[in-house]
RNA sequence: CCCGACAAAGCUCAACCCUUCGUGAGGAGGGGGCGGAAAGUAACGGGUCUUCGUGGGGGAAAGAUGGCCGGGCUGCCGAAG
Numbered sequence: 001c002c003c004g005a006c007a008a009a010g011c012u013c014a015a016c017c018c019u020u021c022g023u024g025a026g027g028a029g030g031g032g033g034c035g036g037a038a039a040g041u042a043a044c045g046g047g048u049c050u051u052c053g054u055g056g057g058g059g060a061a062a063g064a065u066g067g068c069c070g071g072g073c074u075g076c077c078g079a080a081g
Stems, first nucleotide, its partner, number of pairs: 002081001003078002011036002016031006034067001040073002044070003047065005
């Protein structure tokens, strides 16, 4: 360094419920616990979703999502190999 154990100590926190912010997708706080070894970070590429817009469709624009995927940066612990 690869790797990731029926290991230890910690970390994170899906659905759902409450409060709150946002037109919305969604965000934040509390409860909760399905999960996670990058479920840390960051919207670069793709995907999905929202708003705007349209007679309809597509596109553009502005956003959301890192617990959808790829790649970037950083990182705890530790057996076997």
Model confidence (mean pLDDT): 82 of 100. The RNA shown here (c-di-GMP-I-GGC riboswitch aptamer) has 81 nucleotides and comes from an uncultured Nitrospirota bacterium. It was read from a public genome assembly, where an Rfam model found it.